[in-house]
About this RNA:
Model confidence (mean pLDDT): 77 of 100. A computed fold for a 395-nucleotide RNA from an Anaerolineae bacterium, annotated as Bacterial RNase P class A. Rfam family: Bacterial RNase P class A. It is annotated as a ribozyme. The RNAcentral record of the sequence draws on ENA. A source record names the gene rnpB.

RNA sequence: CAGGUUGGCCGGGUGAUUGCGGCCAGCUUGCUGGCUGAGGAAAGUCCGCACUCCAUAGAGCACGGCGCCGGCUAACGGCCGGGCGGGGAAACCCGACGGCAAGUGCAACAGAGAGGUUUAUUGCCUGUUUUGGGCAUAGCCCGGCACAGGUGAGGGUGAAACGGUGGUGUAAGAGACCACCGGCAGUGGUCGUAAUGCCACUGGCCAGGCAAACCCCGCCGGGAGCAAGACCAAGCAGGGUGGAAGGUGUGUAUUCACCUACGGGGCAGCUCGUUCCGUCUGACAUCCGGGUAGGUUGCAUGAGGGUGGCAGUAAUGCUACUCCCAGAUAGAUGAUCACCAGCAUUUGGUUCUGACCAGAUGUUACAGAAUGCGGCUUAUAGGCUGACCUGGCAA
Repeated sequence: CAGGUUGGCCGGGUGAUUGCGGCCAGCUUGCUGGCUGAGGAAAGUCCGCACUCCAUAGAGCACGGCGCCGGCUAACGGCCGGGCGGGGAAACCCGACGGCAAGUGCAACAGAGAGGUUUAUUGCCUGUUUUGGGCAUAGCCCGGCACAGGUGAGGGUGAAACGGUGGUGUAAGAGACCACCGGCAGUGGUCGUAAUGCCACUGGCCAGGCAAACCCCGCCGGGAGCAAGACCAAGCAGGGUGGAAGGUGUGUAUUCACCUACGGGGCAGCUCGUUCCGUCUGACAUCCGGGUAGGUUGCAUGAGGGUGGCAGUAAUGCUACUCCCAGAUAGAUGAUCACCAGCAUUUGGUUCUGACCAGAUGUUACAGAAUGCGGCUUAUAGGCUGACCUGGCAA
């Protein structure tokens, strides 16, 4: 210098005008002033918790999830470290990674056969019958067809066909048997907390794949969720108590109308006046319980942020100092302009050909709180930076 791997971080700035939410202050009570106002993912709602209610949530069954080992954590399906397997030349990346030598089940097409002491198209071998040919003819040798039997070594099918090499053996063969190798199981030793690695011996010849198939083993999980829940509480409806009467008219009337009296509400406090409602089918007043609208709370001091130190390989923990950092409720946090900054394209100029300067245009993403927290996953214009690997060149 080029290519690559992996971690951390930022993600426009300043000013002006205008608009919105919250808090505080002021007053003329709806205005003014001040302060403050999204994220690394606020997202998906996929896990795990806190918190709340459900009977106190303990046990069993069912169901669901997880699954190498050790550690961290409030917890986790998360993170860190290690092991094993796979990929890469390497840095490094990926892995639901317990059990299919417990049981059951599944495997398209092809193929004889797909897991069962399976199958036999071709092949190899034996026997019987028959037949052809040859010869040195009581017979022998070389073939063919058919049938019966043996075999799974060779060919062939398939993603996958029941270890490999050599030998013994046999009619032909075969772990049928033997030696070595591979793999597996068991036992013992050994480094390690462990997973696991290494070594030795023994065993039977081999045990195929799928458990993200049922299932078995181990561990975990009670359910619903802040629209949880708690408090206050109009109006309407319900219940209790108090609550003011007589007459006339019309065919009749408790029912309609009118008169007088009385009760009550409104007209800003009192009196008068006026108006409306009512007088036992009850105006109005008052109390009660549940509770709608609405309001308050839950709800912002927290598994909180920053800096430093210590322990630890690390995740993480402990500790000292310091900071207070959105709380809307149909949901505020926006828009416009100017300058600057980064990037891209392009034009012109300079040039030591590496670049630099000036101008123009475009662009600055993804997205957006709603009880809080820890994760995972996904989206993200552009940029900064640490470590490592490989190759080239120079000293």